[in-house]
Context: one part of a larger RNA
RNA sequence: UGACGGGGACUUGCACAAGCAGUGGAGCGUGUGGUUUAAUUCGACACAAAACGAAAAACCUCACCAGGGUUUGACAUGUAGCUGCAAGCGCACGGAAACGUGUGAUCUUCGAGAGUGCUACACAGAUGCUGCAUGGCUGUCGUCAGCUCGUGGCGUGAGCUGUUUCCUUAAGUGGAUCAACGAGCGCAACCCGCACCGUAUGUUAAAUAAUCCAUGCGGAACUGCCCCGAUUUUUCGGGGAGGAAGGCGCGGAUGAUGUCAAGUCAGCACGGCUCUUACACCCUGGGCUACACACACACUACAAUGGCGAAUAACAACGAGCUGCAAACUGGUAACAGUAAGCUAAUCUCUAAAAUUUCGCCUCAGUUCAGAUUGAGGGCUGCAAUUCGCCCUCAUGAAGUCGGAAUUGCUAGUAAUCGCGGAUCAGCAAGCCGCGGUGAAUACGUUCCCGGGCCUUGCACA
Numbered sequence: 001u002g003a004c005g006g007g008g009a010c011u012u013g014c015a016c017a018a019g020c021a022g023u024g025g026a027g028c029g030u031g032u033g034g035u036u037u038a039a040u041u042c043g044a045c046a047c048a049a050a051a052c053g054a055a056a057a058a059c060c061u062c063a064c065c066a067g068g069g070u071u072u073g074a075c076a077u078g079u080a081g082c083u084g085c086a087a088g089c090g091c092a093c094g095g096a097a098a099c100g101u102g103u104g105a106u107c108u109u110c111g112a113g114a115g116u117g118c119u120a121c122a123c124a125g126a127u128g129c130u131g132c133a134u135g136g137c138u139g140u141c142g143u144c145a146g147c148u149c150g151u152g153g154c155g156u157g158a159g160c161u162g163u164u165u166c167c168u169u170a171a172g173u174g175g176a177u178c179a180a181c182g183a184g185c186g187c188a189a190c191c192c193g194c195a196c197c198g199u200a201u202g203u204u205a206a207a208u209a210a211u212c213c214a215u216g217c218g219g220a221a222c223u224g225c226c227c228c229g230a231u232u233u234u235u236c237g238g239g240g241a242g243g244a245a246g247g248c249g250c251g252g253a254u255g256a257u258g259u260c261a262a263g264u265c266a267g268c269a270c271g272g273c274u275c276u277u278a279c280a281c282c283c284u285g286g287g288c289u290a291c292a293c294a295c296a297c298a299c300u301a302c303a304a305u306g307g308c309g310a311a312u313a314a315c316a317a318c319g320a321g322c323u324g325c326a327a328a329c330u331g332g333u334a335a336c337a338g339u340a341a342g343c344u345a346a347u348c349u350c351u352a353a354a355a356u357u358u359c360g361c362c363u364c365a366g367u368u369c370a371g372a373u374u375g376a377g378g379g380c381u382g383c384a385a386u387u388c389g390c391c392c393u394c395a396u397g398a399a400g401u402c403g404g405a406a407u408u409g410c411u412a413g414u415a416a417u418c419g420c421g422g423a424u425c426a427g428c429a430a431g432c433c434g435c436g437g438u439g440a441a442u443a444c445g446u447u448c449c450c451g452g453g454c455c456u457u458g459c460a461c462a
Base pairs, nucleotide, nucleotide: 001462002461004458005457007456008455010453011452012451013450015446016445019410020409021408022407023406026300027299029297030296031295032294033293034291035290042053043052064286065285066284067283068282069281070280073123077122078121079120080119081118082117089104090103091102092101093100094099125275126274128273129272130271134269135268136264137263138262139260141258146185147184148183149182150181151180152161153160154159165176166175167174191252192251193250194249196219197218198217199216200215201214202213222246225240226239227238228237229236230235302403306362307361308360309359310358311357313356319350320349321348324343325342328339329338330337331336369400374395375394376393377392378391379390380389416438417437418436419435420434421433422432
């Protein structure tokens, strides 16, 4: 000087408390451990691994396993030689395919070159190892308020000062004081969105007068004004007016110096090491989907604030669409199929929003709750749905009556609840990323638990 303390003082955060809804019990989905397996590819492990890499494992992906094949190679560059053939395409045979063997047709300026093939050599190739050799990127403390430097001063020196103290702030934010005076990276602001107004424009939107809507540009909020209190000044706190918005208006993006030899050699790049008739490459099939069990994250419930039926009586927003979105009509109980308008989209389509409202039934039961599981029949995608997809109909109707110890999220348009869209994608969403609808309760307070900041103290630690 740091780090540490079941030392102290001050302070802060959904940290506790006050509340609301959960998890932990059930079933199912997904991930992980373990076990099993020919293989169940690999990585991630307190917070900060476990719906994580993976924004889609039937083949492919694919790295794993079994078997079949190839060896200048699936891919790149170069050199030398050979062939005017061939490659490619079609057909036949063998085969699970890869591939192998055989054969045919087509073009030409009949020379060369390019290209292609073969042979040989340099080389290719590796999701093989090392994240403790690395770059880049990322997590975390933490959007916490800190981390430093120049000159000066103090100290033999390590270092200190500045950065302490007082007031204040969300903030090392600002002010006062001070052997310090200044400065940099952070904070804040500049950026984006939402809420209000003005203005310009008006396609496809709305309306035919305003208004509304959309797309640009600008304005507006600054403790600016008033009152009270604190204060040496500055300034701060409380209240009020006006205002669409008031004291950081709300949200996002933005993550200082550093910590964890944190994570990633499997996204990519790259040093070193290793393999080179195999640890490379191609293919078929299997596996990643196994199942006594344990954990994590979700979904659906256990019902009457409900379930079912009907009216289909209302009201959104974000988005997506040409190998696409598909209206409408017809068929089918339905999934869906057939025909097919419109739309490269403020035009057309996806698109029905659902909770909600009204009427009726059910009357507290393992039920008209709940829907697992299983049987039968179908539909769709796709070479292909057996291992191993999704959906529909009929039947079947399991556990479950609110969950021990423990534990999570959330302070307002938030929690809770309700549906909708998108990426990935042939198909497959209970996951993820977004969108709107309905819409609470509580916060006395900082004693305690956890994390952080500043000062101080102890120290046998560095």

Notes:
Predicted 3D model of a 462-nucleotide part of an RNA (small-subunit ribosomal RNA, 3' major domain) from an uncultured bacterium. Its Rfam family is "Bacterial small subunit ribosomal RNA". The coordinates come from a structure-prediction model, not an experiment, and the mean pLDDT is 81. RNAcentral holds the full RNA, with entries from ENA and Greengenes.